[in-house]
Molecule: transfer RNA
Organism: Chthoniobacterales bacterium
RNA sequence: GCUCGCUUAGCUCAGCGGUAGAGCACCGCCUUCACACGGCGGGAGUCGUAGGUUCGAUCCCUACAGCGAGCACCA
Numbered sequence: 001g002c003u004c005g006c007u008u009a010g011c012u013c014a015g016c017g018g019u020a021g022a023g024c025a026c027c028g029c030c031u032u033c034a035c036a037c038g039g040c041g042g043g044a045g046u047c048g049u050a051g052g053u054u055c056g057a058u059c060c061c062u063a064c065a066g067c068g069a070g071c072a073c074c075a
Base pairs, nucleotide, nucleotide: 001071002070003069004068005067006066007065010024011023012022013021018055026042027041028040029039030038048064049063050062051061052060
């Protein structure tokens, strides 16, 4: 330098056009003498950034950024 993949909650990931979800973690309550386990409930997201398409974009298109992989170059 070229090609491909990924970027969504604190973490790991789902969702692939129609008002954003799960598990774990965190907080509260119940339970216990207390803790753990278990049960119930709750908070937390400008969906990497900027444009475009569309009545409508996390989802499609373009550019850029970050991370990863492969290939090439390295007098």